[in-house]
A computed fold for a 475-nucleotide part of an RNA from a metagenome, annotated as small-subunit ribosomal RNA, 3' major domain. The coordinates come from a structure-prediction model, not an experiment, and the mean pLDDT is 84.

Context: one part of a larger RNA
RNA sequence: UGACGGGGACCCGCACAAGCGGUGGAGCAUGUGGCUUAAUUCGAGGCAACGCGAAGAACCUUACCUAGGUUUGACAUUGCGUGACCGCUGUAGAAAUACAGUUUUCCUUCGGGACACAAAAACAGGUGCUGCAUGGCUGUCGUCAGCUCGUGUCGUGAGAUGUUCGGUUAAGUCCGGCAACGAGCGCAACCCGUGUUGUCAGUUGCUACCAGGUAAUGCUGGGCACUCUGGCGAGACUGCCCGUGUUAAGCGGGAGGAAGGCGCGGAUGACGUCAAGUCCGUAUGGCCCUUACACCUAGGGCUGCAUACGUGCUACAAUGGGCAUUACAGAGGGCAGCGAGACCGCGGGGUUUAGCGAAUCCCGAAAAGUGUCCCCAGUUCGGAUAGGAGUCUGCAACUCGACUCCUUGAAGCCGGAAUCGCUAGUAAAGGCGUAUCAGCAACGACGCCUUGAAUACGUUCCCGGGUCUUGUACA
Repeated sequence: UGACGGGGACCCGCACAAGCGGUGGAGCAUGUGGCUUAAUUCGAGGCAACGCGAAGAACCUUACCUAGGUUUGACAUUGCGUGACCGCUGUAGAAAUACAGUUUUCCUUCGGGACACAAAAACAGGUGCUGCAUGGCUGUCGUCAGCUCGUGUCGUGAGAUGUUCGGUUAAGUCCGGCAACGAGCGCAACCCGUGUUGUCAGUUGCUACCAGGUAAUGCUGGGCACUCUGGCGAGACUGCCCGUGUUAAGCGGGAGGAAGGCGCGGAUGACGUCAAGUCCGUAUGGCCCUUACACCUAGGGCUGCAUACGUGCUACAAUGGGCAUUACAGAGGGCAGCGAGACCGCGGGGUUUAGCGAAUCCCGAAAAGUGUCCCCAGUUCGGAUAGGAGUCUGCAACUCGACUCCUUGAAGCCGGAAUCGCUAGUAAAGGCGUAUCAGCAACGACGCCUUGAAUACGUUCCCGGGUCUUGUACA
């Protein structure tokens, strides 16, 4: 000087407390350990691994296993020779592939090039090892308020001072004081969205007013007021008033205002820590393999199941379930696509096809809402499991897809110890969309809107953190 203390003082955080809803019990989904296996590919491991890499494992993916094959190779460059190759047909085969038949060049500056084949080397190739050799990227403490430097001064020196102190703040934020005076990286602001409004613009949006038309609808012609769309502006700054404070920084209250003291949300992550994670995204040193640890193909596996854990979904019902009826969103996506309407089917879906590269057309029904039946039961709760029949995608749904219909109706009556999230348009509840994607194991992830609470006395305690101080046999 740090680090640590079941030392002290001060302060903060959904840290506790006050509340609301969960997890832990059940069934299922999913990840992991374990077990099993020819293989169940690999990585991730307290917080900060475990719906994680994986924003899509039937084949492919795929790295694993078994079997069949290849050896200058699936891919790149160099030089040499030949001129075709591809495709199609047949035979063998699980395919890769092998053989046979058939067919046949393109560009050109005429040097050659493209492409293919044969043989031979240099070389290719490796998701093989090392993340404790690395780059890059990322997590984490933590959006915590800290981390430093120059000059000066003090100290023999390591170092200190500044950065401590008194106030204050979300903040090393600002003020005052001070052997310090300044500065940098952080904080804040500048950026994006949202909340109010002016102006410009008016189609694909809108419809107050005029006119036409319909069973009905901005449906049509005017129109751009209003809504909306999206450019440019305005607006919030403790600016104003009162109190308080040291005449300060600020704090408490008030006015006006759409918004008030950081308005709200996002992006933004200092010096560093964990030899944290990643050599299986890519790059890369070293080591290793080179008829194999490389490459091709078929099938299997990654989905295996006495079991343990994590994360979720659905429930256990009446604030509910069934049936009926209709009302109100936002944000997205669409051409190998979204697919209206009509017809067929109980349905999944099928047939046909209008419109739309979309403020125009489509996905598209929003759902919780309202009315009625049920009358507290393992039930008209709950839907697992199982039998049968099908639909769709796709070469192909046996291992191993999703969905539909009929039947079947399991556990479960609110969950021990323990434990998690959340302070406002939040929690909780309700539905909708998108990426990946042929399809889908999505109940996941990322977004969007609708309905919309309770509680916070307080900081003694638990956890994490910040500043000062103190002790130390630690570095």